[in-house]
RNA sequence: GGCAUGGUGGCCAAGCGGUAAGGCGUCGGUCUGUAAACCGAAGAUCAGGGGUUCAAACCCAUCCGUGCCU
Numbered sequence: 001g002g003c004a005u006g007g008u009g010g011c012c013a014a015g016c017g018g019u020a021a022g023g024c025g026u027c028g029g030u031c032u033g034u035a036a037a038c039c040g041a042a043g044a045u046c047a048g049g050g051g052u053u054c055a056a057a058c059c060c061a062u063c064c065g066u067g068c069c070u
Stems, first nucleotide, its partner, number of pairs: 001069007010024003018054001026041005047062001049060003
């Protein structure tokens, strides 16, 4: 330098055009000697920019991670 793949709440992770699942964690409550368990809640406009579209997680180049090739 080229190709492939990934970037989504604090962490992991789903989502192939219609206002973003789930798990862990956090906070509150019930219960308990404590914990566990159970119930509830908050939190992501999706790496940043541009483009297409009524509508973006799509497309483009950029940045970053990983792998392969040279």

Record summary:
Transfer RNA from Oncorhynchus kisutch, 70 nucleotides, folded computationally. The prediction has a mean pLDDT of 83. Rfam family: tRNA.